[in-house]
RNA sequence: AGGGUUUGAUCCUGGCUCAGAACGAACGCUGGCAGCGUGGAUUAGGCAUGCAAGUCGAGCGAGAACGUUUCCUUCGGGAAAUUAGUAAAGCGGCGAACGGGUGAGUAAUAUAUAGAUAACCUACCCCCGGGACGGAGAUAAGGGCCGAAAGCCUGGUAAUUUCCGAUGGUACCCGAUGAACACAAGUACACUGGGUUAAAGUUUGCGUGAGCUUUCGCCCGGGGAGGGGUCUAUAUCCCAUUAGCUUGAUGGUGAGGUAACGGCUCACCAUGGCGGUGAUGGGUAGCCGGCCUGAGAGGGUGGCCGGUCACACUGGGACUGAGACACUGCCCAGACUCCUACGGGAGGCUGCAGUCGAGAAUCUUCCGCAAUGCGCGAAAGCGUGACGGAGCGACGCUGCGUGGAUGAUGAAGGCCUUCGGGUUGUAAAAUCCUGUCACGAGUUAGGAAUAAGCCAUUGUAAAUAGCAAUGGUGAUGACAAAAGCUCGAGAGGAAGCCACGGCUAACUCCGUGCAGCAGCCGCGGUAAUACGGAGGUGGCAAGCGUUGUUCGGAAUCAUUGGGCUUAAAGAGCACGUAGGCGGCUCUGUGUGUGGAUAGUGGAAGCCCCCGGCCUAACCGGGGAAUUGCUGUCCAAACUGCAGGGCUUGAGUGUCGGAGGGGUGAGAAGAAUUCCUGGUGGAGCGGUGGAAUGCGUAGAUAUCAGGAGGAAUGCCGGUGGCGAAAGCGUCUCACUGGCCGAUCACUGACGCUGAGGUGCGAAAGCUAGAGGAGCGAACGGGAUUAGAUACCCCGGUAGUCCUAGCUGUAAACGCUGAGUACUUAGUAGAGGAAAUUCCUAUGUUUUCUCUGCUGUAGCAAAAGUGUUAAGUACUCCGCUUGGGGACUAUGGUCGCAAGGCUGAAACUCAAAGGAAUUGACGGGGGCUCACACAAGCGGUGGAGGAUGUUGCUUAAUUCGAAACAACGCGAAGAACCUUACCUGGGUUUGACAUGCAUGUAGUACGACCCCGAAACGGGAAGGAUCCAGAAUUAUCUGGAAGCAUGCACAGGUGUUGCAUGGCUGUCGUCAGCUCGUGCCGUGAGGUGUUGGGUUAAGUCCCGUAACGAGCGAAACCCUUAUCCUUAGUUGCCAGCGGUUCGGCCGGGGACUCUAGGGAGACUGCCCUCGUCAAGGGGGAGGAAGGCGGGGAUGACGUCAAGUCAGCAUGGCCCUUACGCCCAGGGCUGCAAACGUCCUACAAUGGCCGGUACAGAGGGGAGCGAAACCGCGAGGUCCAGCAAAUCUCAGAAAACCGGUCCCAGUUCGGAUUGUGGGCUGAAAUUCGCCCACAUGAAGUUGGAAUCGCUAGUAACCGCGGAUCAGCUACGCCGCGGUGAAUAUGUUCCUGAGCCUUGUACACACCGCCCGUCAAGCCACGAAAGCUGGUAAUACCCGAAGUCGGUCACCCAACCUUUAUUGGAGGGAGCCGCCGAAGGUAGGAUCAGUGAUUGGGACUAAGUCGUAACAAGGUA
Repeated sequence: AGGGUUUGAUCCUGGCUCAGAACGAACGCUGGCAGCGUGGAUUAGGCAUGCAAGUCGAGCGAGAACGUUUCCUUCGGGAAAUUAGUAAAGCGGCGAACGGGUGAGUAAUAUAUAGAUAACCUACCCCCGGGACGGAGAUAAGGGCCGAAAGCCUGGUAAUUUCCGAUGGUACCCGAUGAACACAAGUACACUGGGUUAAAGUUUGCGUGAGCUUUCGCCCGGGGAGGGGUCUAUAUCCCAUUAGCUUGAUGGUGAGGUAACGGCUCACCAUGGCGGUGAUGGGUAGCCGGCCUGAGAGGGUGGCCGGUCACACUGGGACUGAGACACUGCCCAGACUCCUACGGGAGGCUGCAGUCGAGAAUCUUCCGCAAUGCGCGAAAGCGUGACGGAGCGACGCUGCGUGGAUGAUGAAGGCCUUCGGGUUGUAAAAUCCUGUCACGAGUUAGGAAUAAGCCAUUGUAAAUAGCAAUGGUGAUGACAAAAGCUCGAGAGGAAGCCACGGCUAACUCCGUGCAGCAGCCGCGGUAAUACGGAGGUGGCAAGCGUUGUUCGGAAUCAUUGGGCUUAAAGAGCACGUAGGCGGCUCUGUGUGUGGAUAGUGGAAGCCCCCGGCCUAACCGGGGAAUUGCUGUCCAAACUGCAGGGCUUGAGUGUCGGAGGGGUGAGAAGAAUUCCUGGUGGAGCGGUGGAAUGCGUAGAUAUCAGGAGGAAUGCCGGUGGCGAAAGCGUCUCACUGGCCGAUCACUGACGCUGAGGUGCGAAAGCUAGAGGAGCGAACGGGAUUAGAUACCCCGGUAGUCCUAGCUGUAAACGCUGAGUACUUAGUAGAGGAAAUUCCUAUGUUUUCUCUGCUGUAGCAAAAGUGUUAAGUACUCCGCUUGGGGACUAUGGUCGCAAGGCUGAAACUCAAAGGAAUUGACGGGGGCUCACACAAGCGGUGGAGGAUGUUGCUUAAUUCGAAACAACGCGAAGAACCUUACCUGGGUUUGACAUGCAUGUAGUACGACCCCGAAACGGGAAGGAUCCAGAAUUAUCUGGAAGCAUGCACAGGUGUUGCAUGGCUGUCGUCAGCUCGUGCCGUGAGGUGUUGGGUUAAGUCCCGUAACGAGCGAAACCCUUAUCCUUAGUUGCCAGCGGUUCGGCCGGGGACUCUAGGGAGACUGCCCUCGUCAAGGGGGAGGAAGGCGGGGAUGACGUCAAGUCAGCAUGGCCCUUACGCCCAGGGCUGCAAACGUCCUACAAUGGCCGGUACAGAGGGGAGCGAAACCGCGAGGUCCAGCAAAUCUCAGAAAACCGGUCCCAGUUCGGAUUGUGGGCUGAAAUUCGCCCACAUGAAGUUGGAAUCGCUAGUAACCGCGGAUCAGCUACGCCGCGGUGAAUAUGUUCCUGAGCCUUGUACACACCGCCCGUCAAGCCACGAAAGCUGGUAAUACCCGAAGUCGGUCACCCAACCUUUAUUGGAGGGAGCCGCCGAAGGUAGGAUCAGUGAUUGGGACUAAGUCGUAACAAGGUA
């Protein structure tokens, strides 16, 4: 710091997604140790059990028991002492309001920061001053009664309990005077007068006592510390689909109330108060220090720790108290749970543990008060689930270990392999060591001290009591079998998880072809680095992954730091309110602003330094920081505010100007239609072509007259005006704005503009008029598969007018308004000034408006460019992926139609902009091609041949499939071929290589048996080579062969979509590229485009291109002419001979043969053309503009064809999918198609006669002549490995004859008979001959093929393959030998340029909507159910307050001792008042028959709307 993903590629916009960090986490796999942290986030759901707040006997009264000892005893027991003034309980005091928990509520009665309190309180603690006198009355406890219990009643006692009186001040209240401060209320002081209010004891020592002394308390007052109450300012989430809220409401006066201000409460008065700077309402939420993330600004968060608030089963209430409206207090109501003797009672874990429930999920019913702290106490001490510890959980952070060194024939095993090897891998083993952790044994520090007590000294005191201070001494450990250290033993007990296609570090094999994976892109359809396994590798490591969440990346809400012409985004336009912003200058002020300084910004945390645990995490100390808030002082440029001035912004005046600016009234001509009349007489109209329609009742056409409505031709123009919508005949009236000139006036009066208001095309709506033409709907005619369309004939609303409504448009410059600045050129419109002798007019300058081209700049590019999309400022509007959705719902406007505002669920990984290269177009231009046209001949009809499909079959082997499969692979299927089928056999094999063993009667093998053969069985005979020994025979070993066994062979089995090679096709079309340079952000362009020209990217010219390559051309072969060389087997002009045959002599002249050359190059002339390339014409020439033909096939396309020609990876078979054999099949036949042959006849058939080729073949061959046969053929042989011999007769043609238009003397299929040939073998299944037979067929529908000259057409000949042949095929050869085209409109294909594109698998493309099916979420819906907050009324608990108090009452007063009074209380009444009830609404959810559209889902239906002019833009 970025990466992946839209495209064929590119740039941009834009979303999605990944890599990082973090967590109170959860889940999966795995798991050695230790330290430090951390752990109910969900149901503020319910809770069994135990504990969590007591303490003080030095405040008070009363006061046990067990046990022990002694005594008595009737032996059952009793008494006394002790236990003990103890336990338990009670009164009283203090505490219980702290500590601990939780986050439900709360959006402000809260929190944070800074202030205020002159408006307040404060127990315990500290300091200071003063004081404590006298008296009285109750009540717990204990006793008795009732009750299940809780508890009640009765009698009864003490105090630091309660009450009364006294005293008293600087306290409190009322008043007078003085002076100070503040100054808004006021505060505090001095002096003075009056009134009111206090108290409690206990303990130590001494003393007989009175009393003295001491401790701790008590009362009054003042001060402090710490704590709290209240008030103010600022800050603190989302929704405007919540816009108005409020009646104690806002204020005043008075009163009450409170510790205290205050509508806090009440009475009266006034009518205020809050709100777009968001009131009110709704939703959500405790807040902060901090924490996580981030470069920061920010964003998220508020668990642990700390501060603060709120709550304590839910709601309400007060009491006590210094403090509470009180977590483990009280009262009431409610829900729930429990007990009950049914009459009544009890309870509140959101304390620590623990339990149930729900949940993905969160621990021990542990130890201890040793430490720290708190409460009480004089103290000892007691209490303390605060706290200190331990336990559980890898939940997190941190540390340590699972060993170290040496060790290569690089072991074995695994995996891979090209079979050579590689890798795991120094890894292991092995050898030598070490000893952390864990284990065992032992040992030791620290957390512990200022305790009490004792000793000493000092102070107080009468005191060596006592008390206080200082020094010494001095008990106490939950943790803890912990931690540290020492020793022992021994490598022994301790490694996994994820990933390996790209992003992203890491690759192979096997399996699968399905199952699966996946964060995004995407993998998997038989060679998967993406699935599963294995090996290997990478990463992290006691963890590793996954999921969830937050920040980051994301500048993807943009303050820092984005945008709005076309990507999402400028409101249709204007006026204008609030608001925001605002010209020049002077003075003041000091709001903002800047500087300095002070206070605060708690601690902890973060950061830096130092230090303590072995280190780290963790902890301690110090510093820095805390960017904030507040006070004070200074400054005065800018901003604000106040005041004064100015004229340039803005406006006004005066003089001129242009204009379809607006409104109203009137007028005009042309045309359409209609009406009337005349002429006229058959059609008109309409279309691609028609028809419907109109017309003999007289149309159309034409003339005249009339009526009515609408719109205003030419001028007319990227010309004018208007804010936009919009405005077009002429005249008049009224009226808005604009421009120029002038520079007189005002003096910033300005700009923008949320809400608001007005204007606002067309269509539409309401009411009334009007209605010529046009014309939704509708009717008819066509078109069409259909045609609810396009075309035609009609035609109603409407279009027009008046009055109102609607308020939207691609309302567009897809560009908000305003101001300023920034190179140029040019055109138009409206003014003004200057100038030319004058006029026409021109020129120059200047202001305004409308356009074009373009510099810089900007922009993703296209483009824009003084009319900005440049550079800046001000204000407003709008945007944040696509779809859902210009939708739903709510609100609001509208008569309605509908408008404005405007989501979510769900779904996709894109949707999009601009430009590029292609491809395509029922786009355009140019140009080619037997592409069409012009011609000639065919195919399609018949019969046959052949190939294919289909069918059939045991098999009919396989492949080829538009062109570019189909007389194709196959240049030869009776067996063989042969791959297929049936049957019979065979298993190291028909064939190759290697190894092992055996082998002389071995290999081989006549012959015999079985059999269809293969095969199987038998068998006479019977070897060879090499080396050695011996050398006579022979022996040994080896080779070959054979047998057996093992490796392996073999496969026309599969994949042409794994491949090589080869081939077809576009196409012999003219194209395809590269280097360097240049242009472009880039894909890419340029070159290669353009002007000419060519068969050609052929050449020329031009040119930011210059060159080059592969193609084209040329080089090569052949053919056409000539020359030369050579002259046999070829030739024969002349000469000679001749059997008349170049036969012979001879000849090289000619033909020819085959070597070498020449020739053609637009070279020459004329002309056109750019002085070019080149074209046209001509001459010469055998040949002329590439002379004809061939070979030659660029980059590439079709996953084109071929695994069956060959080769080859993978897969598959291995007594078979291999091999051998026999027979069959490939030839099968309802049907269809392709390619051919033969015909249908007279340009012909038949018969007879007579000519002329070329190129080839020939030895298991061609075979002459002769003879035989009608013939196929046969016999016999000459010659010939060939310019010599032979196949071999060329045929059409020509001459003559015949047939006479017919199913024929055409045609030959089919069938019969008899023959011939090849071959082991012609039945399936060959060819040929002869005789006989004599089918269809009379020129072929739609449609379609070939050919432009020695071509088509017609005619025959040869060859390959081959025993023969299905050849009519194929490949060649010659013979005869035309017609037509000098054109490019159309069909097909192609090339170049250009244009559009939503195509790129590229138009056989893409793609839309209904319907049908499945699934998902949502809306509506008669209703139904539940929640929430209010309102009105009813009822009204507890309780405070107030009233009453005829009933009751100890203290004080009075008194006759009975009373009376003062005072208090029960009860009752009143206001308020929770829960509850009733009622009508609001709002939020859930659910709902049915219904609506929407999203999604390889191959459903119907059409074809859009993208090309998309076929009607």

Source information:
Predicted 3D model of a 1513-nucleotide RNA (small-subunit ribosomal RNA) from a metagenome. Model confidence (mean pLDDT): 84 of 100. The RNAcentral record of the sequence draws on SILVA.